[in-house]
């Protein structure tokens, strides 16, 4: 100097599901109640991959090979529905540009 990943920041797309009912307000907002959504966030989970008792096979001096439970890693847009949300508004994962900051490979 190139510039993987990973992160912010602007800005353009971006779903779902009750403008429910009572109190209180002008309205939103708050409190109980009842019904719902999954795409902030969180949290589970498969195959595999390491460990590995009991057993199992050879085999008989050591050690090897398999190895259910069991512990560990393990994905997510699946699940759950803690949290968030169920008219506009905002905000969302995710994706496109545009700019920072990191700096693998070469």
């Nucleotide at each position: 100097a190139u510039g993987a990943u990973g992160u912010c920041u602007g800005u353009g797309g971006g779903a779902g599901a009750g403008a429910c009912c009572u109190u209180u307000u002008a309205c939103c907002a708050a409190a109980g109640g009842c019904g719902c959504c999954g795409a902030a966030g969180g949290a589970g989970u498969a195959a595999g991959g390491g460990g590995g008792c009991a057993g199992u096979u050879a085999g008989g001096c050591u050690g090897a090979a398999c190895g259910a439970a069991c512990c560990u890693u393990g994905a997510a847009a699946c699940u759950c529905u803690c949290a968030g949300g169920c008219a506009a508004a905002a905000g969302u994962a995710c994706c496109g540009c545009a700019g920072g900051c990191u700096g693998a490979c070469g």
Record summary: Model confidence (mean pLDDT): 76 of 100. The RNA shown here (Glycine riboswitch aptamer) has 106 nucleotides and comes from Firmicutes bacterium HGW-Firmicutes-14.